[in-house]
Context: one part of a larger RNA
Molecule: large-subunit ribosomal RNA, domain IV
Organism: Lachnospiraceae bacterium C1.1
RNA sequence: GCAUUGUUAAGGAACUCGGCAAAAUGUCCCCGUAACUUCGGGAGAAGGGGAGCUCCAGAGAUGGAGCCGCAGAGAAAAGGUUCAAGCAACUGUUUAGCAAAAACACAGGUUUAUGCGAAACCGAAAGGUGAAGUAUAUGAGCUGACGCCUGCCCGGUGCUGGAAGGUUAAGAGGAGAGGUCAGGAGCAAUCCGAAGCCUUGAAUUCAAGCCCCAGUAAACGGCGGCCGUAACUAUAACGGUCCUAAGGUAGCGAAAUUCCUUGUCGGGUAAGUUCCGACCCGCACGAAAGGCGUAAUGAUUUGAACACUGUCUCGACAAUGCACCCG
Numbered sequence: 001g002c003a004u005u006g007u008u009a010a011g012g013a014a015c016u017c018g019g020c021a022a023a024a025u026g027u028c029c030c031c032g033u034a035a036c037u038u039c040g041g042g043a044g045a046a047g048g049g050g051a052g053c054u055c056c057a058g059a060g061a062u063g064g065a066g067c068c069g070c071a072g073a074g075a076a077a078a079g080g081u082u083c084a085a086g087c088a089a090c091u092g093u094u095u096a097g098c099a100a101a102a103a104c105a106c107a108g109g110u111u112u113a114u115g116c117g118a119a120a121c122c123g124a125a126a127g128g129u130g131a132a133g134u135a136u137a138u139g140a141g142c143u144g145a146c147g148c149c150u151g152c153c154c155g156g157u158g159c160u161g162g163a164a165g166g167u168u169a170a171g172a173g174g175a176g177a178g179g180u181c182a183g184g185a186g187c188a189a190u191c192c193g194a195a196g197c198c199u200u201g202a203a204u205u206c207a208a209g210c211c212c213c214a215g216u217a218a219a220c221g222g223c224g225g226c227c228g229u230a231a232c233u234a235u236a237a238c239g240g241u242c243c244u245a246a247g248g249u250a251g252c253g254a255a256a257u258u259c260c261u262u263g264u265c266g267g268g269u270a271a272g273u274u275c276c277g278a279c280c281c282g283c284a285c286g287a288a289a290g291g292c293g294u295a296a297u298g299a300u301u302u303g304a305a306c307a308c309u310g311u312c313u314c315g316a317c318a319a320u321g322c323a324c325c326c327g
Stems, first nucleotide, its partner, number of pairs: 001322008010313002014311001019308001027051005036041001038145001052067006068072001080306007087298002092104002108143007120129003146293004151223003156220002158216005165211003171205002176200005183192003224242005251285001252282001263279005
């Protein structure tokens, strides 16, 4: 010097990103126990009291008397508590080896597919899973207990349905055209040219799809701008105008979302960029990528208080081990 451990006057979080670490609480019995609440909880809430040994009485519970110590749950073992918020209902799951969480799951909700040789999935196929199940079932998507709710838009994209019209492939069809050629004409060059064969090939016919017509948002998604106006001022219930498929409803709101921002006001502190309650000017909340609440729960996140302490003021001393020195 380091590691592990013990004690520490006065103060008691002044330490620090942060009470990290440590201290404190702790057992059993009795009394007592708030808000809130889904009436189960919350709750071991909180808070308070008791506890050794000997003798006597008593069936015992228990009561009485006495004894010792600084100390009687004498050691060991053995919850700190409360208040206010965020998030997630909950128990659970997870990055074996930096993340345990607000992430995943979940019961519940909802949409969609599927009538059974089911849909979906694995597999050239056979076959298998689904399921030795049968729509109160199975697959897929989203949401995520419970309570109150879940607004408007179908123009775009998707999906579902429709089939009148437009477009539309191969195939079918074979009008017509070209080549060849028996033969014919011509002195000849050459010309004409039936059938057949070869090469093409118009009209016509023809599905789904697309165009088209509807529906559908707990499908993907979207949910405005400018100007004026009230007898102080300010503001604008009101009016005008442009655009849109429709212009954000309820609820919430400087929020896990607020840039400006330490917004402003209030509370807590002597002093508070955090915290809590409000306001609303929402840069850029918002309703199952759910909205807002919510008892209980949480090795969750944030703020506060009591208790407690070497975290600190500010250090000190001691023990054990190591390092180091001498031998």